[in-house]
Molecule: transfer RNA
Organism: Paramicrosporidium saccamoebae
Formats: sequence, structure tokens, C1' cells
RNA sequence: GGCCUACUGGCCAAAUUGGACAAGGCGCCAGACUACGAAUCUGGAGAUUGCAGGUUCGACCCCUGCGUAGGUCA
Repeated sequence: GGCCUACUGGCCAAAUUGGACAAGGCGCCAGACUACGAAUCUGGAGAUUGCAGGUUCGACCCCUGCGUAGGUCA
């Protein structure tokens, strides 16, 4: 340098023949329970889907460029 793959809350991770409000787990916060904790149960907050454009009535999903990480070829 060419090619391939991945990128979604603090961490992990679903949803892609394009269809509205983006699941879930861990963690965090509050409450219940408890002598106090842990565990358990209930509720809650937290995401401009890596960045910037494009296509479309509509984009996490398709296209282009860039970035980061990994792999592969030379």
C1' cells in the first nucleotide's frame, strides 16, 4: 500500500430483503425486605446507533469518504 471484518448507553449485546417510539443483561440511582449488609423484588435515569455527507416519503440497516481496532496478501 491492496483487500476483508467490526464500531449501537459506563461495559457487553439484539434489531439489517429499509418501516414509525432502538430490546435485553451487567453496572448505576431510589424504594421494599433486613438489626445492618448481601441476595431477591419493584421502579427509574442513561444512546444525536464511530464521524461527515448522499440516496429515500422513511436509514442502526443501502452508497461514498474519513477515523479507530483486528485480520489477511505483498